[in-house]
Context: one part of a larger RNA
RNA sequence: CUGGGCGUAAAGGGCGUGUAGGCGGCCUUGCAAGUCAGAAGUGAAAUUCUCGGGCUCAACCCGGGCGCUGCUUCUGAAACUGUAGGGCUUGAGUGCUGGAGGGGAUAGCGGAAUUCCUAGUGGAGCGGUGAAAUGCAUAGAUAUCGCGCAGAACUCCGAUCGCGAAGGCAGCGUGCCGGCUCCUCACUGACGCUGAAGCACGAAAGCGUGGGGAUCGAACAGGAUUAGAUACCCUGGUAGUCCACGCAGUAAACGAUGAGCACUAGGGUGUGCGGCCGGUUAGGGCAGCGUGCCACAGCGAAAGCGUUAAGUGCUCCACCUGGGGAGUACGCCGGCAACGGUGAAACUC
Numbered sequence: 001c002u003g004g005g006c007g008u009a010a011a012g013g014g015c016g017u018g019u020a021g022g023c024g025g026c027c028u029u030g031c032a033a034g035u036c037a038g039a040a041g042u043g044a045a046a047u048u049c050u051c052g053g054g055c056u057c058a059a060c061c062c063g064g065g066c067g068c069u070g071c072u073u074c075u076g077a078a079a080c081u082g083u084a085g086g087g088c089u090u091g092a093g094u095g096c097u098g099g100a101g102g103g104g105a106u107a108g109c110g111g112a113a114u115u116c117c118u119a120g121u122g123g124a125g126c127g128g129u130g131a132a133a134u135g136c137a138u139a140g141a142u143a144u145c146g147c148g149c150a151g152a153a154c155u156c157c158g159a160u161c162g163c164g165a166a167g168g169c170a171g172c173g174u175g176c177c178g179g180c181u182c183c184u185c186a187c188u189g190a191c192g193c194u195g196a197a198g199c200a201c202g203a204a205a206g207c208g209u210g211g212g213g214a215u216c217g218a219a220c221a222g223g224a225u226u227a228g229a230u231a232c233c234c235u236g237g238u239a240g241u242c243c244a245c246g247c248a249g250u251a252a253a254c255g256a257u258g259a260g261c262a263c264u265a266g267g268g269u270g271u272g273c274g275g276c277c278g279g280u281u282a283g284g285g286c287a288g289c290g291u292g293c294c295a296c297a298g299c300g301a302a303a304g305c306g307u308u309a310a311g312u313g314c315u316c317c318a319c320c321u322g323g324g325g326a327g328u329a330c331g332c333c334g335g336c337a338a339c340g341g342u343g344a345a346a347c348u349c
Base pairs, nucleotide, nucleotide: 003321004320005319008302012317014201016199017198021194022193023192025088026087027086028085029084030083031082033081034080035077036076037075038074039073040072041071042070049065050064051063052062053061054060091191092188093187094186098181099180103177104176108172109171110154114150116148118146120144121143125136126135162169163168206247207246208245209244210243211242216240220236221235222234223233258316259315260314261313262312263311267294268293269292270291271290272289273288275286276285277284298305299304322349323348324347331342332341333340334339
C1' cells in the first nucleotide's frame, strides 16, 4: 500500500456555513462517453506456464502451444451510469393559520445579601480552628437599629425541564434579530446530501487600551500544622473576577459516539410542545416534533448499546496503524506576547 478500523483498546475535526469535488428521487425520448458483445490490427524475442525433445540426470539448451489480463479501429446492444430534451410530486423549499422557548444583542428597572460610610443603643470581647495563633477591638469592635454609597450575582419557581450548531443561555422588562415546531394543504418542481480549502463562531484562563473594583481571590505576607510544609487549615491580599473595544483560538470543547437518508417488536413506561378524536365527579386514543428510562431481535471483548443504535445498509468528510522519544526538534504559517497550527527522526523497549 492493500485491508481492517475509530463510545471505553490507537483513531470523530470544538462547532457551523459553504467553494471545488464526490454522491444523488419517479416516468419517458434521443445520443452512445463509461459498460457489454462480435471482428480486425497490434501486444518483438527471451522469460513464466504447458507438451515434447537434446546433453548419463538436473541446472542449461532446442522446438510446438497457451498466454501476454493491454491498446487502437470498425460493427452492433441500450438495462445501468453519463449526457441532452420532455414530464411528475413523494425528497427539498416557499406560503397560509397557530404555538412553545433561561436562542442572540440592547436602553431601562427591582429586591435580598455582602463590604464600606455616617449616626444611635451597648460595654468587652469578636473572629477563627481539630485545637490555636496571626488579625480586629475601650481611639468603643462583634451584636443590634436608622439613613446612605458601590459593585457583582439573580434565592424560591426549577425539573429526571426548555432553547441554541457548538461554546453556552436563568430576576423583571423595552423596541430589534435568528432558529424550531404543529395543522392545512395552495405553490415551486430534485432546486438535494456531504463537504478538502476558505470564512464565521468558539468556556475558562491569558494579552492590549480605557474604565470599574463590592465579593471572591492566583502571586505575595503573616499565623498554624509538620522532621520539613515553598501545601492542605486560618488572617490578610495584588493581578484577575465586571464593562467597552480589540487580540488570542485552546479544553475531559464529552454522549470521550461526524453529518445525512432509509429500514429493523416505534414492544413497555415517563415527560416537554402544538394538533385531531373521545370523555369530563382529573383518567384515554391517534398521527407528529423533542427529551428520558426499560427491553426483543441484532450488535459487542465485555460492561453495555438497543427507532435519540454502538443494529441493518447507502453517500460524503475527518481521523488511526505498537510503547517511549513527542505533540518534542527543525522549517513554515499565525500571534503584541503567552503561545497556537502543521509536525518528524536518531535512539530505545
RNAcentral holds the full RNA, with entries from ENA. This is a predicted structure of a 349-nucleotide part of an RNA (small-subunit ribosomal RNA, central domain) from an uncultured bacterium. Rfam family: Bacterial small subunit ribosomal RNA.